[in-house]
RNA sequence: CUGCGUCCUAAGGGGUGGCCUGCCGGCCUGAGAUGUCGUUCACGACGAACCCUUUGAACCUGAUCCGGAUAACACCGGCGUAGGGAUAGGUUUCGGAACACCG
Repeated sequence: CUGCGUCCUAAGGGGUGGCCUGCCGGCCUGAGAUGUCGUUCACGACGAACCCUUUGAACCUGAUCCGGAUAACACCGGCGUAGGGAUAGGUUUCGGAACACCG
């Protein structure tokens, strides 16, 4: 000087499903299935928590997709070496390179 990782600070990105119920509410998976407001009832805005930030599967498109399960559902897998997708500084372990000095 530099690379991955740890921690800290600030900034940014993202999703919020399914089923049962008259309501209250309950159940499934998950890191996360949320609150308020607006609304043309399709949705949108703001916030909380959670996750992710280019070594990027957080998340979106493909997708009213395909296979397997389930009460049902992106529930599991394929798709996926596909196409997109959001940062900067400090600290420190370990590693690498260069220079100087000594042997």
A computed fold for a 103-nucleotide RNA from Mangrovimicrobium sediminis, annotated as TPP riboswitch aptamer (THI element). Taxonomically the source falls in Mangrovimicrobium (Bacteria, Pseudomonadota, Cellvibrionales, Halieaceae). The model forms 92% of the base pairs in the Rfam consensus.